The RNA shown here (SAM riboswitch aptamer (S box leader)) has 95 nucleotides and comes from a Myxococcales bacterium. Lineage of the source: Bacteria > Pseudomonadati > Myxococcota > Myxococcia > Myxococcales. The sequence was found by an Rfam model in a public genome assembly. Model confidence (mean pLDDT): 85 of 100.
Parts: sequence; structure tokens; C1' cells
RNA sequence: GCUUCAUGAAGAAGAGCUGAGGGACAGGCCCUUUGACGCUCUGCCAACCGCCCGCUCAUCGCCGGGAAUGGUGGCAAUGCCUGAAACCAUGAGAG
Repeated sequence: GCUUCAUGAAGAAGAGCUGAGGGACAGGCCCUUUGACGCUCUGCCAACCGCCCGCUCAUCGCCGGGAAUGGUGGCAAUGCCUGAAACCAUGAGAG
């Protein structure tokens, strides 16, 4: 990178550095020198994997509950709205 499955109307900050664009793409509409976006540090949110308990003939699967050290992801607006959603993003698996 391809591919399969699942999820995407909830939630979550401060400071430093930088300096003009950013919100994937198109059209809108928003954010942004009252410093956006990006990077760093700390903090926080979540619960996909992993962990514990229950259910189960079964240490399987599904489902329910719990914790949040580990692997991840995230912290403007419903993935901002519409659209090729057969798109995009995140997680997990096989090769």
C1' cells in the first nucleotide's frame, strides 16, 4: 500500500516555537495575525486491541459489566453541510 470487518450525531486543555493559511477532495459554509494549521512538553477524553468478571458443555464466539498499567486513536462546528460515501479517517485481522 492492497484487502476484510467494525465504528464515525457523545467526549476532551494549557503553555512554548513558528508565521498564513486550514477544515482530505469539489461546491458551500466556517476557523484564522485577538496567531489558525503544524511541531514540542504537560494535561485531558475515549475504550478499537489487550486485561479482569459474567454468560456459554467449553479457557471458543456473540453479548453484558469493570478497570485504564500496555498497544492505539483523539481533544472547533454531526466526517461542519451537500456530493462519486463504491469517498475519507480510526481500529483489528488474513495474505